[in-house]
């Protein structure tokens, strides 16, 4: 000085003046609520996007004990409030290196595909081909899976020995594959010996295994007004039994007018079944003679709570290889609601683009983009600009 | 703000891993027919939204990223 890897940070700065939302004092007005005007405090983002995951909250009676479907996740071990996140290893590809990339269980449980090619694509096959007999010498019969060709892939690779040709047929290496035996927590790794190869790809095709998840969302849901036709259609699922021991309305029959006997139809009690909510089913409670569910139709588009302090933000320290966690200090962190966070002016800052011949001046010219209940990840978007660590080449010392 | 669904020629659409350099219909475009126009007829142009994965292969299967639609308030 070139290339190039990996991590964090930044995302125009200063004043001025004019203007918006809040909060929190003040002062006028108002019966209140509130509206207004002054002063002060705050007033987007790393991604507020995508809505692709995990949570927290709120509802569904209760929310997860079981089952059943649906859907997710997939090497191992750790963090985390939880995860498909994150951080440590392990395999396995790619780079000369820094480092980077993998949806990385199971195909000897089962179904299914594997299209053209090709002799044969999964119970393996014979086109070219080798060899052996036979005779009519180009045929028949047999034995083979090693040559060539096809394909994405052709049933274990390379040698060598062995055969009539061959072939794990045999032997050595490498390859596998199921037990042992060492290290490791554990994926997995080394070993030595056995086995003669059985197991062909695919699971972001079914599907098996493990293993997680009840549904919906701040238009959730809770409270106050206002106003209208308190409307209409279909569906489901029920209105059922027993009791007369104590009391009631009812009836009845008696009666000293205080009640007493009885009756059990029908209101009420009781018990029991039955019903009611999102597939069942267990459990407890709660409703019910009515309950629930869909569809249309009509009103309104006011108010206030949810609404921001929270797994928060920043320093330091300890533990931890890390992601993180304990402990102490500190700061006090938009809160609209058709939606505020804006503009205008001067001074510098900057990459780039145009113009004048050039020194240099003039003009454009500020990335991606913007909260809507809150958080923790990811994923895309994004000019430029700064920091730190490493790797490879070249030069000079 | 939330949910949820879709994207194939100018238009309406078939397609569900290979037999698709993706078929029809209608519209344009060019020959034929006719004395010209229509009508017929024969042929032609023309698309998988963009990007990355899985696979021997993707219009189809996974994943992002663009666009485009739909729907959900409160009261009785």
């Nucleotide at each position: 000085g070139c290339g190039g890897a990996u991590g964090g940070c930044u995302g125009g700065a200063u004043g001025a003046c004019c203007g918006c939302g809040u909060g929190c004092g003040g002062g006028c007005u108002g019966c209140a609520a509130g509206g207004u005007c002054c002063g002060u405090g705050c007033g987007a983002g790393g991604a507020a996007a995508g809505u692709c995951c995990g949570g927290g909250c709120u509802c569904c009676a209760u929310g997860u004990a079981g089952c059943a479907a649906g859907g997710g996740u997939g090497c191992c071990g750790g963090g985390u409030a939880a995860u498909g996140c994150c951080c440590g290893g392990c395999g396995g590809g790619g780079g000369u290196a820094a480092c980077c990339c993998c949806a990385g269980g199971g195909a000897a449980a089962g179904c299914g595909c594997c299209a053209c090619a090709g002799a044969g694509a999964a119970c393996a096959g014979a086109c070219u081909g080798c060899c052996c007999u036979g005779c009519g010498u180009g045929c028949a019969g047999g034995g083979c899976g090693a040559u060539g060709g096809u394909g994405a892939a052709a049933a274990g690779g390379u040698g060598g020995g062995g055969u009539a040709a061959g072939a794990g047929c045999c032997c050595a290496c490498c390859g596998c594959g199921g037990a042992c035996c060492u290290g490791g927590u554990a994926a997995c790794a080394g070993g030595g010996a056995c086995g003669g190869c059985a197991u062909g790809g695919c699971a972001a095709g079914c599907c098996c295994c493990a293993c997680c998840c009840g549904g919906a969302g701040c238009a959730a849901u809770g409270c106050c007004g206002a106003a209208u036709a308190g409307g209409g259609g279909c569906c489901u699922c029920g209105c059922g039994u027993g009791g007369g021991u104590u009391c009631g309305g009812u009836c009845c029959g008696g009666u000293u007018c205080g009640c007493c006997g009885g009756a059990g139809a029908c209101c009420a009690c009781c018990a029991c079944a039955g019903g009611g909510a999102u597939g069942c089913u267990u459990c407890a409670g709660c409703c019910c003679a009515g309950a629930g569910g869909c569809c249309c139709g009509g009103g309104u588009u006011g108010g206030c709570a949810g609404c921001u302090a929270g797994a928060u933000c920043c320093c330091g320290u300890c533990g931890g290889u890390a992601a993180c966690g304990g402990c102490g200090g500190g700061g006090g962190c938009a809160g609209a609601g058709g939606a505020a966070u804006g503009g205008u002016c001067a001074u510098c800052c900057a990459a780039g683009g145009g113009g004048g011949c050039a020194a240099c001046c003039c003009c454009c010219g500020g990335a991606c983009a913007g909260a809507a209940c809150c958080c923790g990840g990811c994923u895309u978007a994004c000019a430029g600009g700064c920091c730190a660590u490493c790797c490879g080449c070249g030069c000079a010392a | 703000g939330c949910u949820c669904c879709c994207a194939u020629c100018g238009u309406c659409u078939a397609g569900u891993g290979g037999u698709c350099c993706a078929g029809g219909a209608c519209a344009c475009c060019g020959g034929c027919c006719u004395c010209u126009c229509a009508c017929g007829u024969c042929g032609g142009u023309a698309a998988c939204a963009g990007g990355g994965g899985u696979u021997c292969g993707a219009a189809c299967c996974c994943c992002c990223u663009u666009g485009g639609g739909a729907g959900c308030g409160c009261c009785a």
This is a predicted complex of two RNAs, RNase P RNA and transfer RNA, with 473 nucleotides together.